Context: one part of a larger RNA
RNA sequence: ACCGGCGAGUUAUGGUAUGUAGCGAGGUUAAGGCAUUGUAGUGCCGGAGCCGUAGGGAAACCGAGUCUGACAAGGGCGUAUUAGUUGCAUGCUGUAGACCCGAAACCGAGCGAUCUAUCCAUGGCCAGGCUGAAGCGCUGGUAACACAGCGUGGAGGGCCGAACGGUAGUCUGUUGAAAAAGGCACCGAUGAGCUGUGGAUCGGAGUGAAAGGCUAAUCAAGCUCGGAGAUAGCUGGUACUCCCCGAAAUAGCUUUAGGGUUAGCCUCGUUUUAGUGUAGCGGAGGUAGAGCACUGGAUGGAAUCGGGCCCUUCACCGGGUACCUACCCCAACCAAACUCCGAAUGCCGCUAUAUGAUGAACGGGAGUGAGACUGCGGGCGAUAAGGUUCGUGGUCGAGAGGGAAACAGCCCAGAUCGUUGACUAAGGUCCCCAAGUGCGAACUAAGUGGGAAAGGAAGUGCAGGUGCACAGACAGCCAGGAGGUUGGCUUAGAAGCAGCCAUUCCUUGAAAGAGUGCGUAAUAGCUCACUGGUUAAGUACCUGUGCGCCGACAAUAUAACGGGGCUCAAGUUCGUCACCGAAGUCACGAGUUGGUCAGAGCGCGGAUGCGUUUUGGCUAGCGGUAGGGGAGCGUUCUAGCAGCUGAUGAAGGCGUCCUGUGAGGGGCGUUGGAGGCGACAGAAGUGAGAAUGCCGGU
Numbered sequence: 001a002c003c004g005g006c007g008a009g010u011u012a013u014g015g016u017a018u019g020u021a022g023c024g025a026g027g028u029u030a031a032g033g034c035a036u037u038g039u040a041g042u043g044c045c046g047g048a049g050c051c052g053u054a055g056g057g058a059a060a061c062c063g064a065g066u067c068u069g070a071c072a073a074g075g076g077c078g079u080a081u082u083a084g085u086u087g088c089a090u091g092c093u094g095u096a097g098a099c100c101c102g103a104a105a106c107c108g109a110g111c112g113a114u115c116u117a118u119c120c121a122u123g124g125c126c127a128g129g130c131u132g133a134a135g136c137g138c139u140g141g142u143a144a145c146a147c148a149g150c151g152u153g154g155a156g157g158g159c160c161g162a163a164c165g166g167u168a169g170u171c172u173g174u175u176g177a178a179a180a181a182g183g184c185a186c187c188g189a190u191g192a193g194c195u196g197u198g199g200a201u202c203g204g205a206g207u208g209a210a211a212g213g214c215u216a217a218u219c220a221a222g223c224u225c226g227g228a229g230a231u232a233g234c235u236g237g238u239a240c241u242c243c244c245c246g247a248a249a250u251a252g253c254u255u256u257a258g259g260g261u262u263a264g265c266c267u268c269g270u271u272u273u274a275g276u277g278u279a280g281c282g283g284a285g286g287u288a289g290a291g292c293a294c295u296g297g298a299u300g301g302a303a304u305c306g307g308g309c310c311c312u313u314c315a316c317c318g319g320g321u322a323c324c325u326a327c328c329c330c331a332a333c334c335a336a337a338c339u340c341c342g343a344a345u346g347c348c349g350c351u352a353u354a355u356g357a358u359g360a361a362c363g364g365g366a367g368u369g370a371g372a373c374u375g376c377g378g379g380c381g382a383u384a385a386g387g388u389u390c391g392u393g394g395u396c397g398a399g400a401g402g403g404a405a406a407c408a409g410c411c412c413a414g415a416u417c418g419u420u421g422a423c424u425a426a427g428g429u430c431c432c433c434a435a436g437u438g439c440g441a442a443c444u445a446a447g448u449g450g451g452a453a454a455g456g457a458a459g460u461g462c463a464g465g466u467g468c469a470c471a472g473a474c475a476g477c478c479a480g481g482a483g484g485u486u487g488g489c490u491u492a493g494a495a496g497c498a499g500c501c502a503u504u505c506c507u508u509g510a511a512a513g514a515g516u517g518c519g520u521a522a523u524a525g526c527u528c529a530c531u532g533g534u535u536a537a538g539u540a541c542c543u544g545u546g547c548g549c550c551g552a553c554a555a556u557a558u559a560a561c562g563g564g565g566c567u568c569a570a571g572u573u574c575g576u577c578a579c580c581g582a583a584g585u586c587a588c589g590a591g592u593u594g595g596u597c598a599g600a601g602c603g604c605g606g607a608u609g610c611g612u613u614u615u616g617g618c619u620a621g622c623g624g625u626a627g628g629g630g631a632g633c634g635u636u637c638u639a640g641c642a643g644c645u646g647a648u649g650a651a652g653g654c655g656u657c658c659u660g661u662g663a664g665g666g667g668c669g670u671u672g673g674a675g676g677c678g679a680c681a682g683a684a685g686u687g688a689g690a691a692u693g694c695c696g697g698u
Base pairs, nucleotide, nucleotide: 001698002697003696004695005694006693011096012095013094014093015092016091017090018089019088020087021086022085023084026051027050028049032045033044034043035042036041055062056061065077066076067075068074099237100236102234106227107226108225109224110223111222117201118200119199120198121197122196123195124194125193126191128160129159130158131156135152136151137150138149139148140147164188165187166186169184170183171182172181203219205215206214207213240632241631242630243629244628245627250263251262252261253260254259264368265367266365267364268363269362270361271360272359275355276354277353278352279351280350281349282348283347289341290339291338295335296334297333299331300330301329306324307323308321309320310319311318371396372395373394374393375392376391377390378389379388380387401412402411403410416590417589418588419587421586422585423584427580428579429578430564431563432562436577438576439575440574441573442572443571449566455550456549459547460546461545462544463543464542465541466540467539468538476534477533478532479531480530482507483506484505487501488500489499513528517526518525591622592621593620594619595618596617597616598615599614600613601612602611603610604609633687635684636683637682638681641678643677644676645675652671653670654669655668656667657666658665659664
């Protein structure tokens, strides 16, 4: 891992609701007893007790009333308006382990010091080598000591280094040779040394040269059993089918925030009669927008109170001002907490109309209370976020199908079932790939399309404007482009062209600047403006707009159309026709739920009729998680009917066919070798794929 088996809402006792049965102003027995073959069944006793028939009051108490109260007042709760009760079944709930598995822990009683920690008692062990303390002796030395030398001596948590003990480093090992080791090198090795045997101390306790270390591969409190099914607002799991409906991820409160409780939203029952859309009419309102009348902000101008500065004056006065500036005026603005104004929607009501059970109340059962993205309106943030938080729609959630290459939340569209039928939606129609290489007109040359900004550009189409132009424009070519004068100043120089100045003038002329640029040290030289000629028909500038261009750099490989590939398109824009395209719609057939009509059967009722079953017609539905409701299938056992079946082969297994909407049911063959089945009922150890489930096998 697979296969097989096992594996989770039970039981007791209260409550409550619904269904059903009995009796009914009553209902019912409990313990216990008697009878019987029966200690488990049945029948009969047993009225204690409980619920109901009367309430009000804290109570005494009174009573269709009573309480409050001084009250014959008022008010509260009652009566009038009467149905209960006891079984059984089912839903939910309280108390119990209460659907199942799961802690870490807490407490109690015991068992452990054969491991290890420390201690006690008694034993054992430490090759070899080195060093050479004290003391002592001799000699020297001293007044005597001291002291020195040479010997002797053999001290030391002394030195080197095996056994023995250790483990700071590193490599290997890491499903190991080993649940802690092996290799290398290393440390201690007469000591606080190592070690054998026996003994002592233990669970909030021991022991600890202290690391929370160690106390039997276990230690911030050992192990075993028990309390015990501790508790778990947490995680996981929770088993057959079909049919109808179908949520929530919000609000208030919460030692509350991943949990609850009440409401909201779902479902079922009973009762009731509203609900919703549209139109008209009538209302309340202060948003969008707008505005500046208020409150504030804020720009320019004019005018100007006041102030600053300057002048003047002893002072007052006075004068000036390229300074600031209130109020007022003109022009133009800004505001969630501004409003002289003010919509659209939405909301409330009335009427009409459409719809046809969608509304409401009460009661039983829930789930939900982590939401997500997207459009629109806001706050926070950075007019960031697949950000966050509100409002209002949508979708997903709980929604399949088609489109968007792929893609919960986008676009189209809501799947009862069947059909090798038809029409459409979004989106498409060259090939992959169903349908146009459709038609008419235009644009794009960038593979733009098929990623991007500020900004930039004689790209190109369209529309418009202003000049110049056959009296010859624009571009090219030929020619001229002069004189006063080297203008004046400045300067070493300054001659059109370093710089400064100037109403930058005058002359000749077709035209020619006191000079547009290059150039020189300064001149010179080239050139431009301007003019003539030649040629010849448009030329120059500007505005708006369509489509393009540049701007454009990322990591494995084209890789920014899904691909191929596409250029009067298979790109873009406008128009137009056809076709494809979904689980949408239609057609045909079938099922089922509700409504309604008709027929038939049964029951009730005095009758119209009501209830129920069934057949047919019409009609509206039938996506679905949590969840509510309904109807069924199957398994084991039981009663009764005593009914069926089996060695001429039961159950079970394997295979195949038939059948039912499904759980399933049936036939046949084969295996198997002894039991099995049944309408209608009853009772449950009643359905397995998941729980890192448990046990077994492979």

Large-subunit ribosomal RNA, domain II from uncultured bacterium HF0500_06B09, 698 nucleotides, folded computationally. Its mean pLDDT, the model's own confidence on a scale to 100, is 84.